[in-house]
RNA sequence: GGCCACGUAGUUCAAUGGUAGAACACCGCCCUCAUAAAGCGGACAUACAGGUUCGAUUCCUGUCGUGGUCA
Numbered sequence: 001g002g003c004c005a006c007g008u009a010g011u012u013c014a015a016u017g018g019u020a021g022a023a024c025a026c027c028g029c030c031c032u033c034a035u036a037a038a039g040c041g042g043a044c045a046u047a048c049a050g051g052u053u054c055g056a057u058u059c060c061u062g063u064c065g066u067g068g069u070c071a
Stems, first nucleotide, its partner, number of pairs: 001070007010024004018054001026042004047063005
């Protein structure tokens, strides 16, 4: 340098065109003499910039990053 795959919450993963969800973690409440567990509730994310579309996590282009492969 060429090609391929991937990038979603603090972490691990869903969602393949129609308002992005789960588990664990975090915060609050409840319970307890206290802590933990259990129960209830809450906050938190689509790498970035464009394009297509009534509508984009999803499709297209570019950039960035990670991994793989060829030279």
Model confidence (mean pLDDT): 82 of 100.
Predicted 3D model of a 71-nucleotide RNA (transfer RNA) from a bacterium.
It matches the Rfam family "tRNA". Rfam links the family to the GO term triplet codon-amino acid adaptor activity. Rfam classes the family as a transfer RNA.